Molecule: Guanidine-I riboswitch aptamer
Organism: Swaminathania salitolerans
RNA sequence: CAUCUGGCGCGCUAGGGUUCCGCAUUCGAUCCGACGGAUCGGCUGGCUGGUCCGAGAGCGGGCGGCCUUGCGCAAGCGGGGUUACACGGCGGGACAAAAGCCCGGGAGAA
Numbered sequence: 001c002a003u004c005u006g007g008c009g010c011g012c013u014a015g016g017g018u019u020c021c022g023c024a025u026u027c028g029a030u031c032c033g034a035c036g037g038a039u040c041g042g043c044u045g046g047c048u049g050g051u052c053c054g055a056g057a058g059c060g061g062g063c064g065g066c067c068u069u070g071c072g073c074a075a076g077c078g079g080g081g082u083u084a085c086a087c088g089g090c091g092g093g094a095c096a097a098a099a100g101c102c103c104g105g106g107a108g109a110a
Base pairs, nucleotide, nucleotide: 007063008062010060011059012058015053016052020050021049022047023045024044026042027041028040029039030038031037032036064083065082066081067080068079069078070077071076085105087108091103092102093101
């Protein structure tokens, strides 16, 4: 200097917003044991939450890869090890919306 590999997926979490549920203010209607409540509906609000989204650099497994090894004529069937390192914008994108999601192991830095 060049080439190849450094993988995929699942569960969860950090985190995220607001489709739906819930909750709250408020408005309207009806009802009641009545000056407060109950039921239904509308606007508004992200509001501890449920549903939902969710990590390359978070966690845990599974599969796969690589190395090694045992049994077996063979086809195959097992065992062990390993799968490293990783600071990171602005801005844009999707879904209802946002985000550590995607652009992105990017730009950049060391």